[in-house]
């Protein structure tokens, strides 16, 4: 130096305007009504950051520079092990198995680009709530990774 341990920080964005208004609240007439009415009917309001016009966003290696090409992280559910607890519950830590795991074409440039330029399209876990890539929630989490420090080292 490499290769080994260990520490420390850091590690996700995004509904502008504008239409409609189901459930329910409020208010107004009008209808029904007194053992045991407060029904029924119409109007007007406020109500979706989820419906609609439109907007607007884009984790990490890799590679000619990506949401869409290769891979990688986050989800849901089962039972198994040990740890914490008086026990359960529930946490964390390992390890296994199911589920689910999304979307790009075309010209141009050029030695290469489904990545760069110009056009057109498309895609985005769970729960909650009028039906959600954008609102709340798990989540001050959890991650793939990244930056640096230390020891130890010919």
């Nucleotide at each position: 130096a490499a290769a080994c341990a260990c520490c420390u920080u850091c590690g996700g964005g995004g509904c502008a305007g504008g239409g409609u208004g189901a459930a329910a609240g409020c208010g107004c007439a009008a209808u029904c009504c007194a053992a045991g009415a407060u029904u029924u009917u119409g109007c007007g309001c406020u109500c979706a950051u989820u419906c609609c016009c439109g907007a607007u966003c884009g984790g990490c290696g890799g590679u000619a520079a990506a949401g869409c090409c290769c891979g990688c992280g986050a989800g849901c559910g089962a039972a198994c092990u040990g740890u914490g607890u008086a026990a359960g519950c529930c946490a964390c830590a390992g390890a296994u198995u199911g589920c689910a795991c999304g979307a790009u074409c075309c010209g141009g440039u050029g030695a290469a680009a489904c990545u760069c330029c110009g056009g057109g399209g498309c895609c985005g876990a769970c729960g909650g709530u009028a039906c959600a890539g954008u609102c709340c929630g798990g989540a001050u989490g959890g991650g793939a990774g990244a930056a640096g420090g230390u020891g130890c080292g010919a």

The RNA shown here (FMN riboswitch aptamer (RFN element)) has 154 nucleotides and comes from an Anaerolineales bacterium. Its mean pLDDT, the model's own confidence on a scale to 100, is 80. The sequence was found by an Rfam model in a public genome assembly.